The part of an RNA shown here (large-subunit ribosomal RNA, domain I) has 597 nucleotides and comes from Winogradskyella pacifica. It was read from a public genome assembly. The source organism's lineage runs through Bacteria, Bacteroidota, Flavobacteriia, Flavobacteriales and Winogradskyella. Its mean pLDDT, the model's own confidence on a scale to 100, is 82.
[in-house]
Context: one part of a larger RNA
RNA sequence: CGUACGGUGGAUGCCUUGGCACCAGGAGCCGAUGAAGGACGUAGGAGGCUGCGAUAAGCCUCGGGGAGCUGUCAACCGAGCUGUGAUCCGAGGGUGUCCGAAUGGGGAAACCCAGCACGAGUGAUGUCGUGUUACCUGCACCUGAAUAUAUAGGGUGUGUGGAGGGAACGUGGGGAAGUGAAACAUCUCAGUACCCACAGGAAGAGAAAACAAUUGUGAUUCCGUGAGUAGUGGCGAGCGAAAGCGGAGGAGGCCAAACUUUGUGCGUGUGAUACCCGGCAGGGGUUGCGUAUGGAGGGUUGUGGGGUUCAUGCAUGUCGAUUCUGCCGGAUCGGCCGACAGUAAAAAAUUGUGGUGUUAGUCGAAGUGGUCUGGAACGGCCUGUCGUAGAGGGUGAGAGUCCCGUAGACGAAAACAUUGCAACUGUUGUGUGUGGGUACCCAAGUAGCAGCGGGCCCGUGAAAUCUGCUGUGAAUCUGUCGGGACCACCCGAUAAGCCUGAAUACUCCCUGGUGACCGAUAGCGGACUAGUACCGUGAGGGAAAGGUGAAAAGUACCCCGGGAGGGGAGUGAAAUAGUACCUGAAACCGUGCGCUU
Numbered sequence: 001c002g003u004a005c006g007g008u009g010g011a012u013g014c015c016u017u018g019g020c021a022c023c024a025g026g027a028g029c030c031g032a033u034g035a036a037g038g039a040c041g042u043a044g045g046a047g048g049c050u051g052c053g054a055u056a057a058g059c060c061u062c063g064g065g066g067a068g069c070u071g072u073c074a075a076c077c078g079a080g081c082u083g084u085g086a087u088c089c090g091a092g093g094g095u096g097u098c099c100g101a102a103u104g105g106g107g108a109a110a111c112c113c114a115g116c117a118c119g120a121g122u123g124a125u126g127u128c129g130u131g132u133u134a135c136c137u138g139c140a141c142c143u144g145a146a147u148a149u150a151u152a153g154g155g156u157g158u159g160u161g162g163a164g165g166g167a168a169c170g171u172g173g174g175g176a177a178g179u180g181a182a183a184c185a186u187c188u189c190a191g192u193a194c195c196c197a198c199a200g201g202a203a204g205a206g207a208a209a210a211c212a213a214u215u216g217u218g219a220u221u222c223c224g225u226g227a228g229u230a231g232u233g234g235c236g237a238g239c240g241a242a243a244g245c246g247g248a249g250g251a252g253g254c255c256a257a258a259c260u261u262u263g264u265g266c267g268u269g270u271g272a273u274a275c276c277c278g279g280c281a282g283g284g285g286u287u288g289c290g291u292a293u294g295g296a297g298g299g300u301u302g303u304g305g306g307g308u309u310c311a312u313g314c315a316u317g318u319c320g321a322u323u324c325u326g327c328c329g330g331a332u333c334g335g336c337c338g339a340c341a342g343u344a345a346a347a348a349a350u351u352g353u354g355g356u357g358u359u360a361g362u363c364g365a366a367g368u369g370g371u372c373u374g375g376a377a378c379g380g381c382c383u384g385u386c387g388u389a390g391a392g393g394g395u396g397a398g399a400g401u402c403c404c405g406u407a408g409a410c411g412a413a414a415a416c417a418u419u420g421c422a423a424c425u426g427u428u429g430u431g432u433g434u435g436g437g438u439a440c441c442c443a444a445g446u447a448g449c450a451g452c453g454g455g456c457c458c459g460u461g462a463a464a465u466c467u468g469c470u471g472u473g474a475a476u477c478u479g480u481c482g483g484g485a486c487c488a489c490c491c492g493a494u495a496a497g498c499c500u501g502a503a504u505a506c507u508c509c510c511u512g513g514u515g516a517c518c519g520a521u522a523g524c525g526g527a528c529u530a531g532u533a534c535c536g537u538g539a540g541g542g543a544a545a546g547g548u549g550a551a552a553a554g555u556a557c558c559c560c561g562g563g564a565g566g567g568g569a570g571u572g573a574a575a576u577a578g579u580a581c582c583u584g585a586a587a588c589c590g591u592g593c594g595c596u597u
Base pairs, nucleotide, nucleotide: 001594002593003592004591005590006589007588013582014547015546018518019517020515021514022513023512024511025510026509027507028506029165030164037099038098039097040053041052042051044077045076047073048072049071059093060092061091062090063089064088068081069080070079104113105112106111114133115132116131117130118129119128120127135162136161137159138158139157140156141155142154143153169200170198171197172196173195174194180187184234210217211216221248222247223246224245225244231239232238252499253498254497259297260296261295262294263293264292265291266290267289268288274287275284276283277329278328279327280326281325282324302477304442305441306440307438308437309436310435311434312433313432314431317336318335319334320333321332322331323330337429338428339427340426341425342424350423351422352421353420354419355418356417357416358415359414361410362409363408367383368399369382370381371380372379384401385400386390392404393403394402448472449471450470451469452468453467454466458484479494480493481492482491483490534541535540554581557568558567559566560565
């Protein structure tokens, strides 16, 4: 050096309990009735995980189910339960130590120490049990300073009022830098990352003081297009619309004010010509008027609307009561009847009944035929059979017909979701239209303007529109704003109040499914005691580690050895499958043989 056989090592192949991505449906919150998350306990027997809470792998009730059961790593022993239906599965209850928003006070979380009421116990004290005692806030009430009335403050009761947690999505308040510009400062990255606050199952936006352009559209949102266009830009790097068009989805409502009426506070008021709904007559006697502030009616619009007043058209349920009295005409309230609407906005609770679905389940066709090989038939050959079921998995090798299932068909005492109907509740039945008059109202420290900023495609530009702070500061329809400085004409809209479903965004979570996704250095960090071991004062960082066999049948017994380990024997299809276990590559280390110097 070659070759053969081994050792070591754990690549490769095969496998999959676990992951990854997505689809469809569901759910979209939990919490002082104490959450999320934990500590400590809890089984007859030590520890980890799971479950549970001093009623502690469990208690009660109602359903399902039907023969074994006492969770798992993980056996062994003991003691039990069970057809009077256990274990197990589902629904609803009960219990639920201590910490934690943590809330009686304290505190170095899971500990310490109390007050009050009632109870237990003791001769009495100590002690024990149950309940209660934080703060803020809405409402009601009681008190109550400087200071007389008051107010501040204090207290009591009451409220499934608040607080804290939660993956992403949302709105708002703050808000970078690395980077790009081939340097860098305006600019960009980017209103991104990050921090904070708050909300919902979605949020936000939203019914034109909008667009458009001489034709018109008609709240908002989202998608496609318009379009990398118009623009902007050390006109660099870059940034970057809108109208319109096509779709998804479609839904509109309520107030303020004028005016009427009424409560309260303050001011004022004798004239019987105020006032008491109008007319006539009688009667009453401050009941009036002004102002401020509450309640009710009214009213809600841009071919301007409303109020008020006059005239007029149309339509119009009935009964009773009230309005100082009587008559006429009105107004208000109530009953019955009719119409409409409704708990997703425009008010807000609840009950009954029916459907559908979810939370356990049930039924479910057809060979365990022959023969060959084999350890084993699910394989080959021969011969049957079912199929609204030949998806998939398991079973000693490729199984429609063995098992679980699959297609299909059924099922709920209880709870929940959704939907229909009926109760129930609300509105309405004096409203609506036309014409004329009147000029009362139509959201004020607002609009506008000025200064300095922000945001819009728009970097101060000719810079409109929107918006923050500071200063100033209008008008009420013959008004006001906009149509990109500004003016005129024309056109559009009606600001300074509020609410609003759907189409849209997301997935911590539940169910089902799919994959030219991974297959143990991959795939989540985690297929296994994994956010574990370990590291760090801490914030935080963060692993490695899967596979005997069909079945433990896991080698009785003998031998060597102190043991470890081995040789026989035995099991098994196989032991070079022997718990260092499938396959078992290479580096590396040996032994035998051959060759070479």